[in-house]
RNA sequence: GCGGCUGUGGUGAAAUUGGCAAACACGCGGCGUUCAGGUCGCCGUGGGCGCAAGCCCUUGGAGGUUCGAGUCCUCUCAGCCGCA
Numbered sequence: 001g002c003g004g005c006u007g008u009g010g011u012g013a014a015a016u017u018g019g020c021a022a023a024c025a026c027g028c029g030g031c032g033u034u035c036a037g038g039u040c041g042c043c044g045u046g047g048g049c050g051c052a053a054g055c056c057c058u059u060g061g062a063g064g065u066u067c068g069a070g071u072c073c074u075c076u077c078a079g080c081c082g083c084a
Base pairs, nucleotide, nucleotide: 001083002082003081004080005079006078007077010026011025012024019067027045028044029043030042031041032040046057047056048055049054060076061075062074063073064072
């Protein structure tokens, strides 16, 4: 230099002819159980602002196509693999 794969909440990850992003599990928080802790059960849990209702943002980054993009196109960054 060329080619391929991967990148999504705190973590592992799902979502595939483009149609509610984050299912499920772990972790974490609250409550119950306990003398207490663990286990177990129930509820909650991406980020920001807000007293609240609610609003805004988020798929490595930047553009594009589209009514609509994690998904398609272009450029780019990082990691891994192969070729030279």
Source information: The RNA shown here (transfer RNA) has 84 nucleotides and comes from a Vicinamibacteria bacterium. Rfam family: tRNA. Rfam links the family to the GO term triplet codon-amino acid adaptor activity. Model confidence (mean pLDDT): 80 of 100. RNAcentral holds the sequence, with entries from ENA and Rfam.